[in-house]
RNA sequence: GGACAGUUGGCGCAGCGGUAGCGCGUCCGCCUCACACGCGGAAGGUCACAGGUUCAAAUCCUGUACUGUCCACCA
Numbered sequence: 001g002g003a004c005a006g007u008u009g010g011c012g013c014a015g016c017g018g019u020a021g022c023g024c025g026u027c028c029g030c031c032u033c034a035c036a037c038g039c040g041g042a043a044g045g046u047c048a049c050a051g052g053u054u055c056a057a058a059u060c061c062u063g064u065a066c067u068g069u070c071c072a073c074c075a
Base pairs, nucleotide, nucleotide: 001071002070003069004068005067006066007065010024011023012022013021018055026042027041028040029039030038048064049063050062051061052060
C1' cells in the first nucleotide's frame, strides 16, 4: 500500500428501511435472623465520526477514524 470483517448501555451480543432489544452487571423493593438464590421493578445507549439518499436510516451510499485477519512491498 491492497482486500475483507468489525465499531450498538459498564461488559458480551442481537437487531438487515418504520418509535433501539437480550444476557450479565448496577440500583430499589419482596423473600431471609442475615447473606446467597429466587421473584418484581428501575436507571443507563441520540447506534465510532461527518456527509448523502429517503416521507422515514443503527440498517442503504460516500468519506474519515480506530480494531482485527490475510496479501503485497521495502531496506
Model confidence (mean pLDDT): 83 of 100. Predicted 3D model of a 75-nucleotide RNA (transfer RNA) from an Elusimicrobiaceae bacterium. The RNAcentral record of the sequence draws on ENA. NCBI's taxonomy places the organism under Bacteria, Elusimicrobiota, Elusimicrobia, Elusimicrobiales, Elusimicrobiaceae.